[in-house]
């Protein structure tokens, strides 16, 4: 700090993953010890039980009990005194603190920083004053009485520090006058006059006078705590836009501790809101805590500071303080007890408990410490708090040994095998002892109080006492603490998760798109590094992993720090409100802005720097920080804000110009169409090619006159104007804008625009007109598989005019590019001006268009008319899809429009180039592609191969083109791989090893279908130390052998095909961010990436040509088996002879666009011609680039992996591969006279022959026999060439044609021709009369035809391979059809058009929306009814203190009644939010 994922790569956008920290955490698995923390996030759901707040007897009255002593006597009761004295009651503080929880609340609740001159404040402090004197009751208690409880009630008597009057009193309060100086503003300060207006005692000592001390009353003053007000902060949603009647303000008045409509009664009509009011959802805030480089963003548990709550609303009392968690009253709901009458309760204190959930602990000790109430004080109380207990919930240490150890042990795992790896790891030896177990010892948290010894002070006559210090001086829950010793013995102690890329770490097995993994791509369909195991190995370690969740990586909400021409995003255009920003200058102010210095910013927590606990976590100390907010002093430069002043922006006037600018009104012609009249006669019309239409009732055409409607030819134009939308005959009138020359004039009057207003193509509607042409809907006629379409022929609405509406108004309203300013090299056209000039050249302002620098851009491309550089302001964008869709508001007659989401689902979806592929997309080119031709399939019979079919088996492969007379260049047996039977098992074949044996082979014979088995016969060699050892071959045994079994999609190898197409590609330069371009592409050429030019390219490689072999000329060397021209022989080159020819075999010669003319750029070539056998590659052949088809072949051959081993292997006999309704391919023969048939006769070339080839010669009609000369071959044989030539016959017919088929006889290979060969003769004489659609070869010695030879091969060819013989036509030419190369162009294709992709339908399911309904919750308004309970009224019953005074008194209070006000219930709603369910 990054990194996967879009694509055949590439770059960009832009999204979705991932690696990191954190956690109050769950969950798998595992699990030694220690210290510190933390432990119901879920229903503010309900809780059994115990326990959280009491305490003072030094404020009272005194009891029930206990001890002594006494008295009384009825000897076990009673009184009486002294002591003691529970427990309950009066009294007084506390209970408002601590403790818990966060439901409510979007608020002055919090945070910050003020205000309070608008306020209070118990206990505590300070320093002053007082504490006199009286009076009445009442609980306790006693006797009664009602109840089932809980509690009530009446009567009797009594105490206070409990109540209640007097007196005294002030600088407290009220109140008259008045003085005074700061203030924004008196309730301030000082004087004076009148008014009112307290107290309570207990203890201690005492020389009894008194003194101390706690306490008690008015006041003043500080502390502490509290109300209350304000400025600023502090959630979302406008699909919430208006809100408000005590509402807003005065005036009076109540009310409060305190300002205020807080409340009332009057009076006004305000107040708040786009700076978001009201509403709805959600939330306790904060210090902090998590994250991050910061800025931020999440969050608000544990500590801490505020609020709010205490089952659910309401209300008050008490008090200093409450509108009260463990007080009271009232309602509502739940739960308990009940004698049914009526009563009780509140764990969100700490412990537990149910349920709930993924999921959160002990019904534990102590007040020993620290706090807190209370009391003078011992102390009492304290689930606060200190501590233990459970919980790897989490943070820190700590161990679980430590060295030596290589025979690299065993086992595992891997590997063909060496050997590798597990691993110095074990084991084994030598040591330590944390931690464990026993056993001992043993800190520190305690500091003091009481009390007691003593010192000093200050005051007192003195004591008790006050003040301050000093010694002594009890008290541990934790605790068998922490710690330390000492004894034993490695003894008690490791797992978790991953290993295909991200990402550190790989192997084998099993499995077989199964069964699984997966955070993203994605793994897995028989060789998985992805699943599952095991072995390794990486990672981290009492853990580990996995969910979840937050903030990072994400610059993907961009302040810091991002976009909008084509990726998402510029509003349809200008006007213009608030708003936001603004030119030069000059003074002031001092709001922003910056300087000082104060005030606050709690602690804790973080950070830095020290310190304690063995370290560390954790804890102390200290420092700096708290980036904010107030108030004070000060600057003045920029920004405000104010007085001025300027003219460069901006407007106004003047001169002058262009213009389809807009409205109005009025004219023109040409063209259409109808409409009359004429001439005229058979068509027109229309289309790709018809038809519907239209015409003999007279059309089209044409002439002439009329009507009538739209729209304005030519100028015309990359030209004008307009803000956009748009404007195009002329004229007339109205009237905007721009624009240019100078000059004057006003003097920042500017830019920009959320919201409003307004302007806005076409189609749409309403109303009334018009309608000529076009023409949606609509009819018809074609087309077509259909053709609600594209073509034709009609034709309504429209279109045209006027008013409105649509219209809060849409468009690919696009330049897909807001608007305004200022900068920043050129060039070239063009529209209008102005200078200038004779005219031009030229310079100039404003428009437009087109090339371009720099520069910017993902590229493409923009490029002074910016998408450069900058500034102002507006609009808009955040991944696809879903969707501009639902809804829900607002416009509209409607049609629609405007705003505008969610669930759900995908890993993308998209921009811009690049290679390639492809186009019924463009230009050049070739090719038997097509055309031109010849010949043939396709239809017969037959042959062969396939598919189907059958079958024991018909063995397998081959399957578009590139399978099909293909592998197979020879299936009767064999082949042979299949089937039926019948056999063998170390095997039919190989090695190696140990043991016997001693042959093995051959030859007869026997049983059997045959392997086979069994007889008999014959049979060993080398070396020796004579023990045996070796060959060799048989038997046994172990290894292994063997498989034509699967997999050609694990593989060599070879081969097809594109295609003999002319491509295909490197290096180095260069371009370009990159794939990648360039080269290889242009202009000619060529059979060709051939070859010339040219050119950021300059060279090579694979290909192409040639080099190779055959043929075709000549030469020239040789001359037998080949040849014979002279010579000479013969039936014959037969033989002598010859080296000429002919051919054979070497070896050379030739052909190179070399030469001439012409074309072509002076090239390269081409066209023609000449010589020459042969001309432009002379003709044929071998040879086939990178690559494609997962193309063929595991059955040729080799081979990984898999399977079969008394069988999937091996041996045998017999059948099958030769089957047949049937469909195809490829071939033979044919259909005849160019012919058939008879006779006669001629001419090749290439092979082949010893298990051969076979000659005359006889024999037979023939196949053949038979004979056996020759010849291992230029010698000899197969061998007969066959069309062809000559004669003769057949006379067009199912023939003298054509030969299937069967029938007979044979022949020949072979052990063997039944299944199932071939040939021969003799009979027999099928189908066919040139062949639908459609389709194949072929450009010259080529089709076509005629035969000949070899291979295979025992025999068997229409087939394959080759060889010669006769020997043609035709190609104008590339529109078309296939196939193919080069360029260029579109693509959304890239498995590449055999592509990709879109709707509808059919089942299931999953999510949302709408619908008939149905139903509950909160909020709201009204109205009803009203509990407690403050207030106010009233005077119905009572009524101790005071007061007059003895009255039925007064004054006050209490209960009671009435009234406002009121919680909770009710009723109702066409309100409003909202949920849920069929």
């Nucleotide at each position: 700090a990054g990194a996967g994922u879009u694509u055949g790569a590439u770059c960009c956008u832009g999204g979705c993953u991932c690696a990191g920290a954190a956690c109050g955490a769950a969950c798998g698995c595992u699990g030694g010890c220690g210290g510190c923390a933390c432990g119901u996030u879920u229903u503010a759901a309900g809780c059994a039980u115990g326990c959280a707040a009491g305490u003072c007897g030094a404020a009272c009255g005194g009891u029930a009990g206990g001890a002594u002593a006494g008295u009384g006597c009825u000897u076990g009761c009673a009184c009486u005194a002294u002591u003691u004295g529970a427990g309950a009651g009066u009294g007084g503080c506390g209970a408002a603190c601590g403790g818990g929880u966060g439901a409510g609340u979007a608020a002055c609740a919090c945070g910050u920083a003020g205000a309070u001159g608008a306020u209070c404040u118990g206990c505590c402090u300070u320093g002053a004053a007082g504490u006199u004197g009286g009076g009445g009751a009442u609980a306790g208690c006693c006797c009664a009485u009602a109840g089932a409880a809980a509690u009530a009630u009446g009567g009797g008597g009594u105490a206070a520090u409990a109540c209640c009057g007097a007196a005294u009193a002030a600088u407290a309060u009220c109140u008259u006058c008045a003085u005074u100086g700061a203030u924004a503003a008196g309730u301030g300060a000082u004087g004076c006059u009148g008014a009112g207006g307290a107290a309570a005692g207990g203890g201690g000592c005492u020389u009894c006078g008194g003194c101390c001390u706690c306490g008690c009353c008015g006041g003043g003053g500080g502390a502490u705590g509290a109300g209350u007000c304000u400025g600023c902060g502090u959630a979302u949603g406008a699909u919430u836009a208006g809100c408000u009647a005590g509402u807003u303000g005065g005036u009076g008045u109540g009310g409060u501790a305190a300002a205020g409509g807080c409340g009332c009664a009057c009076c006004a009509a305000g107040g708040c809101g786009a700076c978001g009011a009201u509403c709805a959802u959600u939330a306790g805030c904060c210090g902090g805590c998590c994250u991050g480089a910061g800025a931020g963003g999440g969050u608000g548990a544990c500590c801490g500071g505020c609020c709010a709550c205490a089952u659910u609303g309401g209300g008050a009392c008490u008090g200093a303080g409450a509108c009260a968690c463990g007080g009271c009253c009232c309602a509502g709901a739940c739960u308990c007890c009940u004698a049914c009458g009526g009563g009780a309760g509140g764990c969100a204190g700490c412990a537990g408990c149910u349920a709930a959930g993924a999921a959160u602990c002990u019904u534990c000790c102590g007040c020993a410490a620290u706090g807190g109430g209370c009391g003078a004080a011992a102390g009492c109380c304290u689930g606060a708090c200190g501590g233990a207990g459970c919980g790897a919930c989490g943070c820190c240490g700590c161990g679980u040994g430590g060295g030596u150890g290589a025979a690299g042990a065993a086992g595992g795992c891997g590997g063909a095998g060496a050997c590798g790896u597990u691993g110095u790891a074990a084991a084994a030896c030598c040591c330590u002892u944390u931690u464990c177990u026993c056993g001992c010892a043993g800190a520190a948290g305690a500091a003091u109080a009481a009390g007691u010894u003593u010192c000093a002070g200050a005051g007192g006559u003195a004591a008790u006492g006050c003040u301050g210090g000093a010694g002594c001086g009890a008290u541990g829950a934790c605790g068998u603490u922490a710690u330390g010793c000492g004894a034993g013995g490695a003894a008690u102690a490791a797992g978790c998760a991953c290993c295909g890329g991200c990402c550190a770490a790989u192997u084998a097995c099993g499995u077989g798109c199964c069964a699984g993994c997966a955070g993203c791509c994605g793994c897995g369909g028989u060789a998985a590094c992805a699943c599952g195991u095991g072995a390794g190995g990486u990672g981290c370690g009492a853990g580990c992993g996995u969910u979840g969740u937050u903030c990072g990586g994400a610059u993907u909400u961009a302040u810091u720090g991002g976009g909008c021409g084509u990726a998402a995003a510029g509003g349809g255009c200008g006007u213009g409100u608030a708003g936001g920003c603004g030119g030069c200058u000059u003074g002031c102010c001092a709001a922003g802005u910056c300087c000082c210095a104060c005030g606050u910013g709690a602690a804790a927590g973080a950070c830095c720097a020290g310190g304690g606990c063995u370290c560390a976590a954790c804890c102390c100390u200290g420092g700096g920080a708290c980036c904010g907010c107030g108030a004070g002093g000060g600057a003045a430069a920029c920004u405000g804000g104010u007085a001025g002043g300027c003219u460069g922006g901006a407007a106004u006037c003047u001169u002058g110009g262009a213009g389809g600018g807009g409205g109005u009104a009025c004219u023109g012609g040409a063209a259409u169409u109808c409409c009359u009249g004429g001439u005229g006669u058979a068509g027109g019309g229309g289309u790709g090619a018809a038809a519907u239409c239209u015409g003999u009732u007279g059309a089209u055409a044409u002439c002439a006159g009329g009507a009538a409607g739209a729209a304005u030819a030519c100028c015309g134009g990359a030209g004008g104007c307009g803000a956009a939308g748009g404007c195009g005959a002329c004229c007339u009138u109205c009237u905007g804008g721009c624009u240019c020359u100078g000059g004057a004039u006003u003097g920042a009057c500017g830019c920009u625009g959320a919201g409003g207003a307004g302007c806005g193509a076409a189609a749409g509607c309403g109303u009334a007109g018009g309608u000529a042409g076009c023409g949606a809907a609509c009819a018809g006629g074609a087309u077509u598989a259909g053709a609600u379409a594209c073509c034709c022929u009609g034709g309504u609405a429209g279109u045209c005019u006027a008013c409105g509406c649509c219209g809060u108004g849409u468009a690919a309203a696009c330049u897909u590019u807001g608007u305004a300013c200022a900068c920043u090299u050129g060039g070239u056209g063009u529209c209008g001006g102005g200078g200038g000039u004779c005219a031009a050249a030229c310079c100039u302002c404003g428009g437009u268009a087109c090339c371009g620098a720099a520069g910017c851009u993902a590229a493409c491309g923009c490029g002074a008319u910016a998408a450069g550089u900058g500034u102002a302001c507006c609009g808009c964008c955040u991944g696809g899809g879903g969707a501009g869709u639902a809804u829900g508001c607002c416009g509209g007659c409607a049609a629609c429009g405007g705003u505008g989401a969610a669930a759900c689902u995908c890993a993308a979806a998209g921009g811009a180039a690049u290679u390639g592929a492809c186009g019924g997309g463009g230009g050049c080119c070739c090719g038997c592609a097509c055309a031109a031709g010849c010949g043939g399939u396709g239809g017969a019979g037959c042959a062969u191969g396939u598919g189907g079919u059958u079958u024991a088996a018909u063995u397998c492969g081959a399957u578009g083109a590139u399978a099909c007379g293909c592998g197979a260049g020879a299936a009767a047996c064999c082949u042979u791989a299949c089937c039926a039977g019948g056999g063998c098992u170390u095997g039919a074949c190989a090695u190696a090893u140990a043991a016997c044996u001693g042959a093995c082979c051959g030859a007869u014979u026997u049983a059997g279908a045959g392997a086979u088995a069994g007889a008999u016969u014959u049979u060993u060699c080398c070396c020796u130390u004579c023990g045996g050892g070796g060959a060799c071959a048989g038997u046994u045994a172990u290894a292994c052998a063997g498989g034509u079994g699967c997999u050609g999609c694990a593989u060599g190898g070879c081969u097809g095909u594109c295609g003999u197409c002319a491509g295909c590609u490197c290096g180095u330069g260069c371009c370009g961010u990159g794939a990648g371009g360039u080269g290889u592409u242009g202009g000619g050429u060529u059979a060709a990436g051939u070859c010339c030019c040219g050119c950021a390219a300059c060279g090579a490689g694979c290909g192409c040509a040639a080099c190779c072999c055959c043929u075709a000329u000549c030469g020239u060397a040789u001359g037998u088996u080949a040849c014979c021209a002279u010579c000479a022989u013969u039936a014959a080159g037969u033989u002598g002879g010859g080296g000429a020819c002919u051919c054979a075999u070497g070896c050379g010669a030739g052909a190179c666009u070399g030469c001439c003319g012409g074309u072509g750029a002076c090239a390269a070539a081409c066209c023609g011609g000449a010589g020459g056998a042969a001309g432009g590659u002379g003709g044929g052949g071998a040879c086939g680039a990178c690559g494609u088809c997962a193309a063929g072949u595991c059955a040729u051959c080799a081979u990984g992996g898999c399977c079969c081993u008394u069988a999937u292997g091996u041996c045998c006999u017999g059948g099958g591969c030769u089957a047949c309704a049937c469909a195809c391919g490829u071939g033979c023969u044919a259909c005849a006279a160019u012919g058939g048939c008879c006779g006669g006769u001629a001419c090749a070339g290439a092979g082949u022959g010893a298990c051969g080839c076979g000659a005359a010669g006889c024999a037979g009609u023939g196949a053949u026999g038979u004979g056996g000369a020759g010849c291992a071959a230029a010698c000899c044989g197969c061998a007969a060439a066959a069309a062809g030539c000559c004669g003769g016959u057949c006379u067009c017919a199912g023939u003298u044609c054509g030969g299937a088929u069967u029938g007979g006889a044979g022949u020949c290979u072979g052990a063997a021709a039944c299944u199932c060969g071939a040939c021969u003769c003799c009979a027999u004489g099928a189908a066919g009369g040139u062949g639908g659609a459609a389709u194949c070869g072929c450009u010259a010695g080529u089709a076509a035809u005629c035969g000949c030879a070899u291979a295979u091969c025992a025999g068997c060819a229409u087939g394959a391979u080759g060889c010669g013989g006769u020997g043609a036509a035709u190609a104008c030419g590339u529109u078309c059809c296939c196939g193919g190369g080069c360029c260029u162009u579109g693509u959304a294709c890239a498995c590449a058009c055999c592509g990709c992709c879109c709707g509808u339908c059919a089942c299931a399911c999953c999510a949302c929306c709408c619908g008939a309904g149905u139903u509950g919750g909160g909020g709201g308004u009204a109205c009803c009814c009203g509990a407690a309970g403050u207030c106010g009224u009233u005077a119905g019953u009572c009524u101790a203190a005071c007061c007059u005074u003895u009255a039925u008194g007064g004054a006050g209070g209490a209960c009671g009644g009435c009234g406002c006000c009121g919680a909770a219930g009710g009723u109702a709603u066409g309100c409003c939010c909202u949920c849920c369910u069929u």
This is a predicted structure of a 1478-nucleotide RNA (small-subunit ribosomal RNA) from an uncultured prokaryote. Its Rfam family is "Bacterial small subunit ribosomal RNA". Rfam links the family to the GO terms structural constituent of ribosome and ribosome.